This is a predicted structure of a 75-nucleotide RNA (transfer RNA) from a Candidatus Methanofastidiosia archaeon. The RNAcentral record of the sequence draws on ENA. Rfam family: tRNA. The family's RNA type in Rfam is transfer RNA. Model confidence (mean pLDDT): 82 of 100.
RNA sequence: GCGGUCAUAGUGUAGUGGUUAGCACCUGAGCCUUCCAAGCUCAAGACGCGGGUUCGAAUCCCGCUGACCGCACCA
Numbered sequence: 001g002c003g004g005u006c007a008u009a010g011u012g013u014a015g016u017g018g019u020u021a022g023c024a025c026c027u028g029a030g031c032c033u034u035c036c037a038a039g040c041u042c043a044a045g046a047c048g049c050g051g052g053u054u055c056g057a058a059u060c061c062c063g064c065u066g067a068c069c070g071c072a073c074c075a
C1' cells in the first nucleotide's frame, strides 16, 4: 500500500429498516437474614465520528478514526 472482519452501558453480548435498544455480570437502593453471603424486587448506565438514502437508520451506502486478520513491500 491492497483486501477482509469488526466497533452497542464499566465488562461480555443480542438486535440486519418501524413498540420505550434487550440480556448477563458489575454498581446503588430496598426486601429477606442475628450478621454476611446467597436469593428476590427496583434503579442508574450504551449504538465510535461526519455525511447520504428513506416517511423512518444501531441496522443500508460513502468517508474518517480505531482494533484484529490476510496479502504485498521491506535496500
Base pairs, nucleotide, nucleotide: 001071002070003069004068005067006066007065010025011024012023013022018055027043028042029041030040031039048064049063050062051061052060